RNAcentral holds the sequence, with entries from GtRNAdb. The RNA shown here (transfer RNA) has 72 nucleotides and comes from Omphalotus olearius VT 653.13. A source record names the gene tRNA-Gln-TTG-2-1. Rfam family: tRNA. Gene Ontology term of the family: triplet codon-amino acid adaptor activity. The coordinates come from a structure-prediction model, not an experiment, and the mean pLDDT is 81.
RNA sequence: GGUCUAAUAGUGUAGCGGUUAUCACAUGUGAUUUUGAUUCCCAUAACCCAGGUUCGAGUCCUGGUUAGACCU
Numbered sequence: 001g002g003u004c005u006a007a008u009a010g011u012g013u014a015g016c017g018g019u020u021a022u023c024a025c026a027u028g029u030g031a032u033u034u035u036g037a038u039u040c041c042c043a044u045a046a047c048c049c050a051g052g053u054u055c056g057a058g059u060c061c062u063g064g065u066u067a068g069a070c071c072u
Base pairs, nucleotide, nucleotide: 001071002070003069004068005067006066007065010025011024012023018055026044027043028042030040031039048064049063050062051061052060
């Protein structure tokens, strides 16, 4: 220098263009327990940035940023 892939809660992850964005861990509250652990209920918290297409974009397109793989 070239080609390709990825970016979603604190962490990891799912998400045929259409419901209030999924699940687990974590954190907090409560229940249970003499206390703690375990278990259970509830809650908190996210679509990398800027445009475009569309009635409607996490999803499609363009550019950028970051990370990774391969080629040279």